[in-house]
RNA sequence: GCGGAUGGCUGGAUGGCCGCGGUCCCGGUGUAAUGCCGGGGACGAGGAAAGUCCGGACUCCCUGAGGCAACGGUGCCGGGUAACGCCCGGGCGGGGCAACCCGACGGAAAGCGCCACAGAGAACAGACCGCCCUUCGAGGUUCGCGCUGCGGACCUGCGAGGGGUAAGGGUGAAACGGUGGGGUAAGAGCCCACCGCAGAGGCGGCAACGUCUCUGGCAUGGCAAGCCCCACCGGGAGCAAUGCCGAAUAGGACCUCCGCGGGGCAUGUCCCCGGGGCCGCUUCAGCCCCAGGCAGGUCGGGUAGGCAGCUGGAGCCCGCCGGCAACGGCGGGCCGAGAGGAAUGGUCAUCCAGGGAAGAACGGCCGCAGGGCCGGACUUCCCGGACAGAAUCCGGCUUACAGGCCGUCCGCGCAA
Numbered sequence: 001g002c003g004g005a006u007g008g009c010u011g012g013a014u015g016g017c018c019g020c021g022g023u024c025c026c027g028g029u030g031u032a033a034u035g036c037c038g039g040g041g042a043c044g045a046g047g048a049a050a051g052u053c054c055g056g057a058c059u060c061c062c063u064g065a066g067g068c069a070a071c072g073g074u075g076c077c078g079g080g081u082a083a084c085g086c087c088c089g090g091g092c093g094g095g096g097c098a099a100c101c102c103g104a105c106g107g108a109a110a111g112c113g114c115c116a117c118a119g120a121g122a123a124c125a126g127a128c129c130g131c132c133c134u135u136c137g138a139g140g141u142u143c144g145c146g147c148u149g150c151g152g153a154c155c156u157g158c159g160a161g162g163g164g165u166a167a168g169g170g171u172g173a174a175a176c177g178g179u180g181g182g183g184u185a186a187g188a189g190c191c192c193a194c195c196g197c198a199g200a201g202g203c204g205g206c207a208a209c210g211u212c213u214c215u216g217g218c219a220u221g222g223c224a225a226g227c228c229c230c231a232c233c234g235g236g237a238g239c240a241a242u243g244c245c246g247a248a249u250a251g252g253a254c255c256u257c258c259g260c261g262g263g264g265c266a267u268g269u270c271c272c273c274g275g276g277g278c279c280g281c282u283u284c285a286g287c288c289c290c291a292g293g294c295a296g297g298u299c300g301g302g303u304a305g306g307c308a309g310c311u312g313g314a315g316c317c318c319g320c321c322g323g324c325a326a327c328g329g330c331g332g333g334c335c336g337a338g339a340g341g342a343a344u345g346g347u348c349a350u351c352c353a354g355g356g357a358a359g360a361a362c363g364g365c366c367g368c369a370g371g372g373c374c375g376g377a378c379u380u381c382c383c384g385g386a387c388a389g390a391a392u393c394c395g396g397c398u399u400a401c402a403g404g405c406c407g408u409c410c411g412c413g414c415a416a
Base pairs, nucleotide, nucleotide: 001412002411003410004409005408006407007406008405009404010403012351013350014349015348016347017346018345020044021043023041024040025039026038027037028036029035046387050398051397053396054395055394056393057392058238059237060236061235071234072233073232074231075230076090077089078088079087080086091105092103093102094101095100106229107228111227112226113223114222115221128169129168130165131164132163133162134161135160136159137158138156139155140154141153142152143151144150145149177195178194179193180192181191182190196218197216198215199214200213201212202211203210204209242308243307244306245305252299253298254297255296256295257293258292261273262272263271264270265268274290275289276288277287278286315334316333317332318331319330320329321328322327352385354383355382356381357380358379359378362375363374364373365372366371
C1' cells in the first nucleotide's frame, strides 16, 4: 500500500422568530369532580422507542400441599442472572491460508413409521453389466484311427443352461466399514497391517470431552425439524389489568299523596251491572287488588366523566476491588417525557460532515514540436442529513439504518 476479520462509539451543531405537550409558581374564573384562561420558570423520544418473538415485575381470576397423567416448551458442558429460548467461557462438528465465522449439538443395540426419483437391489438387501467355474451346442487348431467319418486334447471378440462372486462398472442423498497386501477358479475381514468402529481399563479435566494401552473381525445404514423415549421448565388473562369517586336522561326497588272496571241516556253530586284474593260449602260485612300519575321523596346498580395505577428503578454516571469473561461487591454523585389516540414541530441565517459542476497555482507522464492525458492545494456556485416515533415498566432476541469516528487482529506485496 492492497484485500479482509472483529469490537465499540456516534446518529448533525449554534442562534433568531413562530408554535406544541404535560408540569411547577403567580393572577383571574368555573365544576358534583377533573378543570379553563393569561403570564413566567425549568423540562420534553430511540439505538432501535419497531416486530410483539422469549423471560420477568405488577394486578385480577382460579387454586389446600405434594405427586401422576395430559398438553406446550427447552435440549453438548460449566458459569452468569430476578428469570430466559439471553449472555460469557469451554468442548465437539463444519467452512476459511488465516484473523475469524456458523451449528434445532440429548437418545436410532426400547418400540413404531418413512427413505421420493433413479436403480437388479433401500435394510435380517441385491446378480443388470462384468469376472470365475461347469454342462451342452457351434466354429476352429492339432493328434490318432478300422478315414464321405469317428474319437481325444486344446482354443474362442460365438450361443444356451446351471452355479459362484458384492473386488470392478453403473444408479442414487445413502448400496451393509476404508486403503494396501496376502489369499482364491474368481472373490470376500477369509487372513494380516494401518485407519475407523465397539468394549474394558489407565491418565488429564468440575464437566462436555481428550489421550494412551489392551481386547474384538465389525455387530449398530439414515431420518427424532414424523411419532416416541429421557432430563428439566411451565396455572389463566393482561394497564382496555385493577382499585376508588360518580352526574344528566332512561330504567329498577320502596315510601307518601291523588286515583280506580264495564254499560245506559234524560249528561246529573244520575241510574244499572261487576270479577279476583284474604276464604276450605253458602250468605253478609270489611280490607286489598283488577288503570295509573308531566306528583313528591329515599335508596342501590351501572353509563358519560374524573382520580389513582404512572414511573425512583433488577435505574444512570464515575472510581476502586474480585473474576479470562458474562457479571458481582463496595464507595461517591445524579433524577432524565409520563398523557387523553397521544406533544417533541416549522422557518430563516451561519457552520460541520458528504456529493456534484466550473475555474485553478503547482506536480507527474507522453511527444522533436504545436500540444495531449492524469492528479490537484485553493476559489465560486448548486444540492444536502439514514432508519424511524415513547403509550405500565424492566432484561433479552430479531429486524431497519445515509454518513462519520476510535481501536484490535489476519493474509499478500514493497522498503529499511
Model confidence (mean pLDDT): 76 of 100. A computed fold for a 416-nucleotide RNA, annotated as Bacterial RNase P class A. Its Rfam family is "Bacterial RNase P class A". Gene Ontology terms of the family: ribonuclease P activity, tRNA processing and dimeric ribonuclease P complex.